[in-house]
Fluoride riboswitch aptamer (crcB RNA motif) from a Pseudomonadota bacterium, 63 nucleotides, folded computationally. The sequence was found by an Rfam model in a public genome assembly. Its Rfam family is "Fluoride riboswitch aptamer (crcB RNA motif)". Gene Ontology terms of the family: positive regulation of gene expression and response to fluoride. Its mean pLDDT, the model's own confidence on a scale to 100, is 80.
Parts: sequence; C1' cells; structure tokens
RNA sequence: AAUUCAAAUAGCGAUGGUGCCCGCUACAAACGCCGACCUACGGCUGAUGGCCCCUACCGAAUG
Repeated sequence: AAUUCAAAUAGCGAUGGUGCCCGCUACAAACGCCGACCUACGGCUGAUGGCCCCUACCGAAUG
C1' cells in the first nucleotide's frame, strides 16, 4: 500500500415529508417500463423498498 473482517457512523433503495421495519453500499449502493431510433423522438405506471399518516396530482360521488 492492497485485500479481508468487525464495530461505529454516514449514505442509498425511478417524483416530496415524519415515524417504524427490511435490504443494500463504504465512493459505492441508486438513476422505471415499452416502441421506434442510431443521433433524435413517441407512449405508459408510480409520490412507499414495505406499512400508517401528511402534502401535491388524477378520477368518482355528495353538499
């Protein structure tokens, strides 16, 4: 110096936030799907990794 392991801490899990749980990463984890396209577009779902709630958006009903 590299590598490996453990602990602590931090970060991450396709569009916002708190809490809890799960998983992943140590400069990585992560950056959705489909069709055309090759150099430039079209279409679709979802605010969760999972659960409750809040916010935004969409639809329906009632006043």